The prediction has a mean pLDDT of 89. Predicted 3D model of a 96-nucleotide RNA (SAM riboswitch aptamer (S box leader)) from Elizabethkingia meningoseptica. The model forms 94% of the base pairs in the Rfam consensus. The sequence is in RNAcentral, with records from Rfam. The organism belongs to Elizabethkingia, within Bacteria.

RNA sequence: AACUUAUUAAGAAAGACUGAGGGAACUGAACCGUUGACGUCUUAACAACCUGCCGGAAGGUAAGGUGUUACAUUCAGCCGAAAGGGAAGAUAAGUG
Numbered sequence: 001a002a003c004u005u006a007u008u009a010a011g012a013a014a015g016a017c018u019g020a021g022g023g024a025a026c027u028g029a030a031c032c033g034u035u036g037a038c039g040u041c042u043u044a045a046c047a048a049c050c051u052g053c054c055g056g057a058a059g060g061u062a063a064g065g066u067g068u069u070a071c072a073u074u075c076a077g078c079c080g081a082a083a084g085g086g087a088a089g090a091u092a093a094g095u096g
């Protein structure tokens, strides 16, 4: 690389630097953005997948490893009358 399983409408932002595009890719739509988005760093926060700790268990905790902190994974695209499902993506744990 690839494969398996689980989750994917909840939750949680300030500062500094930067400076034009941005949210995975394509098409369309709507949206964010010079009143500074996206990104990087710092601090903080959220969550609880793995480890640790407590517990008989249910569960708790939040020290460690990740992850996350506009919009449902922004929405639609394929199947379905619809509800919903699928595909693809993302994150975690495992296999390799």
Base pairs, nucleotide, nucleotide: 002095003094004093005092006091007090008089013043014042015041016040017039021032022031026077027076028075029074044069045068046067049065050064051063052061053060054059073088078085079084